Predicted 3D model of a 355-nucleotide RNA (Bacterial RNase P class A) from a Pseudomonadota bacterium. It is recorded under the gene name rnpB. The organism belongs to Pseudomonadota, within Bacteria. Of the family's consensus pairs, 97% are formed in the model.

């Protein structure tokens, strides 16, 4: 000086000036809603998706069983998870690193297209070696080492052997089984056996092991208000019916369909938390403990802003001046995914030149 990988921060700043909306205290006044002053706070790293995991509310006292769904190496975290974190195998990269839908094909079924002789009940197109004969070919036996096809061709490389050859035999690798050693484990390393059940594929069905009540802040809850204590049809205690499905149990005494007819206001839930920020301890880490310290939106057809000046980044421009991502709460968290314009700061890799 260049090219990457990876973690983490900020999401413009200050001032004026005019406005909105919450809380809290003071005062004033209304049926009620309010009005003033002071003070305090006011959209995100995703607030998105709604895809997982809960808290919390009801169903409700709510058990078991099947079906169904979810996850799927192995050890921790964590309220918990399909999420993190360290570790194993595997694949990619020259590396820093990144990615795995990773349990199991000796339980059983299914597939593997075209091509190819053959993709399992395995099998001979060209070739190789034998022998015969009507000799430039036939026809018998023998073979799968060579060559063709395919993604993949039935263990792979040498070595010997053999009429040619083949695990046929040897050696190594591979694959199956068994012991030991290392580590909580996944797994890894030796060593000893056996020629040795033809492959892949479970993001095919399956089988294993582990987990799983619905439904949802439009949940509930309380105040006020109006209505037709309507009308028809069906089942009906050997029933009805209870928040997925079905069976068992347990509860309750009705329920279901379909014409009409009224309301839809208003407070609550609603923002002090599996809570943020600071320092020490323990752990490789995720995280945990311990001490201090903050209060950081709650609107409810929907508030968090408009203007104007100086100024900082980044692109165009000679300069004047211009442009600036993705995109906004609605009960809350905790992840994951996804979209985005830059700025800044750490750490590691590779590559080239110099000293």
């Nucleotide at each position: 000086g260049g090219a990457g990988u990876u973690g983490g921060u900020c999401a413009g700043g200050c001032a004026g000036u005019c406005g909105c909306u919450u809380c809290a205290u003071u005062u004033c006044g209304u049926u009620a809603u309010g009005a003033a002053a002071u003070g305090g706070g006011g959209a995100g790293g995703a607030a998105a998706g709604u895809c997982c995991g809960g808290g919390c509310u009801c169903c409700a006292c709510a058990g078991g069983g099947c079906a169904g769904g979810g996850u799927g190496c192995c050890a921790g975290g964590u309220a918990a998870c399909g999420c993190c974190u360290g570790g194993g195998c595997g694949g990619c990269g020259c590396g820093a690193g990144c990615c795995g839908a990773c349990g199991g094909a000796a339980a059983g079924u299914g597939c593997c297209a075209c091509a190819g002789a053959a993709a399992a009940u395995a099998u001979a197109c060209c070739g190789c070696c034998u022998g015969a004969c009507u000799u430039c070919g036939u026809c018998a036996g023998g073979u799968a080492a060579g060559g063709g096809u395919g993604a993949a061709a039935u263990g792979g490389u040498g070595c010997g052997g053999u009429a040619a050859g083949a695990g046929c035999g040897c050696a190594c690798c591979g694959c199956g089984c068994g012991a030991c050693u290392g580590g909580c484990a996944a797994c890894a390393g030796u060593c000893g056996u056996g020629g040795c059940a033809g492959g892949g594929u479970a993001a095919a069905c399956c089988c294993c092991a582990c987990c799983c009540g619905g439904a949802g802040c439009a949940a509930g809850a309380c105040c006020g208000a109006a209505u037709a204590g309507g009308g028809a049809u069906c089942c009906g205690a050997u029933g009805g019916u209870g928040u997925g499905g079905c069976c068992c149990g347990c509860g309750c005494c009705g329920g279901a369909u379909c014409c009409g007819g009224g309301u839809a206001g208003g407070u609550u839930g609603c923002u002090u938390g599996a809570g943020g920020c600071g320092u020490c301890c323990g752990g490789c880490g995720a995280c945990g403990g311990a001490c201090g310290u903050c209060c950081c939106a709650g609107a409810u057809g929907a508030a968090u802003g408009g203007c104007u000046g100086c100024u900082g980044c980044u692109g165009a421009g000679a300069a004047a001046u211009u442009a600036g991502a993705c995109a906004g709460a609605a009960c809350c968290c905790g992840g994951c995914u996804u979209a985005u314009c830059g700025a800044c700061c750490g750490a590691c890799u590779c590559c080239u030149c110099g000293u």